[in-house]
Molecule: c-di-GMP-I riboswitch aptamer
Organism: Nitrospirota bacterium
RNA sequence: UUUCCGAAAAGGUAAACUCCGGGCAACCGGGGGGCACAAAGCCACGGGUCCUUUCGGUUGAAAGGACGGCCGGGUUGCCGAA
Numbered sequence: 001u002u003u004c005c006g007a008a009a010a011g012g013u014a015a016a017c018u019c020c021g022g023g024c025a026a027c028c029g030g031g032g033g034g035c036a037c038a039a040a041g042c043c044a045c046g047g048g049u050c051c052u053u054u055c056g057g058u059u060g061a062a063a064g065g066a067c068g069g070c071c072g073g074g075u076u077g078c079c080g081a082a
C1' cells in the first nucleotide's frame, strides 16, 4: 500500500408517518421526523416486484415507465483495533 474483516473515533444517509409541490399511476423532489444502514454513495446490466396502455377475453402476451432501503452485478469512497 492492497485485500478480507468491522472494535473505536470522526462523521454520513434517512424508513414509517406528516406538510407542500410534480406525475394518470407506480413513484419522485423539498421541509419535519428517525425505523434502520459499513457503502442505505453512484449505475436499470440480469432477475424480481409495482404502475399505465394495448391485444386476448382462459392461462396470459407486448410496449412504455417506477423501484438501487428486493436480490445479484459493476464502479467509487471514510477509519484502522483484533
Stems, first nucleotide, its partner, number of pairs: 005080002012037002017032006035069001041075003045072003048067008